Two RNAs folded together computationally: RNase P RNA and transfer RNA, 485 nucleotides in total.
[in-house]
RNA sequence: UGGGUAAGCCGGGUAAUCGCAGGUGAUUUUCGAUCACUUGAGGAAAGUCCGCGCUCCAAAGAGCACGAUGCCGGGUAACCCCCGGGCGAGGAAACUCGUGGAUCGGGCCACAGAAAAUGACCGCCCGUUUUCGGGUAAGGGUGAAAAGGUGGUGUAAGAGACCACCGGCGCUGGCAGUAAUGUCUGCGGCCAGGUAACCCCCAUUGGGAGCAAGGCCAAGCAGAGGUGAAGUCCUUUAGGACGGGGGAUUGCUCGUUGCCCUUGAACCUCGGGUAGGCUGCUGGAGCUCAGUGGUGACAUUGGGCCAAGAUGGAUGAUUACCAACCUGGAUGUGUGCGGGAGGAAGACGCGAGUCGUAAACCGCAAAUAAUCGGGAAACAGAACGCGGCUUAUAGGCGGACCCACUGA
RNA sequence: CGGGGUGUAGCGCAGUUUGGCAGCGCACCGCGUUUGGGACGCGGGGGUCGGCGGUUCAAAUCCGCCCACCCCGACCA
Numbered sequence: 001u002g003g004g005u006a007a008g009c010c011g012g013g014u015a016a017u018c019g020c021a022g023g024u025g026a027u028u029u030u031c032g033a034u035c036a037c038u039u040g041a042g043g044a045a046a047g048u049c050c051g052c053g054c055u056c057c058a059a060a061g062a063g064c065a066c067g068a069u070g071c072c073g074g075g076u077a078a079c080c081c082c083c084g085g086g087c088g089a090g091g092a093a094a095c096u097c098g099u100g101g102a103u104c105g106g107g108c109c110a111c112a113g114a115a116a117a118u119g120a121c122c123g124c125c126c127g128u129u130u131u132c133g134g135g136u137a138a139g140g141g142u143g144a145a146a147a148g149g150u151g152g153u154g155u156a157a158g159a160g161a162c163c164a165c166c167g168g169c170g171c172u173g174g175c176a177g178u179a180a181u182g183u184c185u186g187c188g189g190c191c192a193g194g195u196a197a198c199c200c201c202c203a204u205u206g207g208g209a210g211c212a213a214g215g216c217c218a219a220g221c222a223g224a225g226g227u228g229a230a231g232u233c234c235u236u237u238a239g240g241a242c243g244g245g246g247g248a249u250u251g252c253u254c255g256u257u258g259c260c261c262u263u264g265a266a267c268c269u270c271g272g273g274u275a276g277g278c279u280g281c282u283g284g285a286g287c288u289c290a291g292u293g294g295u296g297a298c299a300u301u302g303g304g305c306c307a308a309g310a311u312g313g314a315u316g317a318u319u320a321c322c323a324a325c326c327u328g329g330a331u332g333u334g335u336g337c338g339g340g341a342g343g344a345a346g347a348c349g350c351g352a353g354u355c356g357u358a359a360a361c362c363g364c365a366a367a368u369a370a371u372c373g374g375g376a377a378a379c380a381g382a383a384c385g386c387g388g389c390u391u392a393u394a395g396g397c398g399g400a401c402c403c404a405c406u407g408a
Numbered sequence: 409c410g411g412g413g414u415g416u417a418g419c420g421c422a423g424u425u426u427g428g429c430a431g432c433g434c435a436c437c438g439c440g441u442u443u444g445g446g447a448c449g450c451g452g453g454g455g456u457c458g459g460c461g462g463u464u465c466a467a468a469u470c471c472g473c474c475c476a477c478c479c480c481g482a483c484c485a
Stems, first nucleotide, its partner, number of pairs: 001404005008397003012322007020040009042379001046390002049388005054210004058257002061254004066206005071085005086099005100201002105199002107195003121140002123136005148166006167191002169188003173184004214279004223270005231242004244262004272484003286305008325375005331369003335365005346355003409481007418434004428465001436452005458474005
């Protein structure tokens, strides 16, 4: 210099004027209004795809069902997240992508094909000779997929039927590693497919609903119908005792204590009223700087900081300048090409011959610096909070790693 | 703000459970019938199965992400 790989960061700034919302203070004070100061969106606030906090369901107990995750180890409040490692595939490399089990068992594999999993259609071989019976997985053909490969022995023809080597699988043991796994030795002809984003098996794990959760206050109205559980005794007719039954957890079952109801709990349907305020609400798994531990995710110690809280929903608009981007004009600068420029002038050589174009100036081209003008500026907007993932995103910035070439 | 569902021809729908040629009705086109039209009869055309990616030999169907549309949810008594 060129090509590539992977991971980050920013995502406008300043000033003036006008405007909106929260907080604090002052004036006025019946509500309220005015003034001053101060604060005011994001990297994704988004999709709501995961996980957690928080709140309620009386306590959230057990089992089954149902679901989720899926190589191993670690991080974390937790995770379909992150970090490190293993194995396989791709690449020359940086690096990227994938990830339990098909030997528990079941199901499925359209069409084609003889057969889709203990396979005889053609072929080959033997017998019989219209034909049929038997053997055979070497060869052909079908298909997405067809029962290890090469060579030999063997046989009627063949075949892991047997043997040698190679490849794979399983088992036993040793060594390394926390483990996944790797490696070495021995044994077994074990070689009989695919699919688990089909059921399933194994391991781990999950109660449900959601801030319109929930709590407090105020205002207002009108209730009606249906489903619905077992009684007995005392008795002052309103309660009590005993006993079962029903309900509040929301897939089913079981169990304990307490609560409510059986003089109607709970649920369903129709109708009526309100459309208000406060709280939850923003100080938190918080941000930031430095140190320490760790390969890393992250943890921990110390210092500093407080940074939106709306509820028809505030966080904006205009102008000027600056920074970066795109584009146009004119000027300057150097570079390249063509002309100038005739293999000329000339130099060397005894000679044949060999060597041998620089500038001014003119034209064109792309580039670049200052300057003048014009244009564009994304995705998108909090609504209880937080950690992730995914998706959208104009433009810009800095470093890291790999390969090739060149120079010192 | 929270929860749930749907998307297949111009329109209305089936097929998704159990993956295997994408169908039905109306509409459209041609022919016949009729004096002509309608109705009727016969024949025919028309599909990125909302989009993208993955699993699989094979995807409307199974899995993930995105897009569009629809529905429900306040409190009191």

The coordinates come from a structure-prediction model, not an experiment, and the mean pLDDT is 78.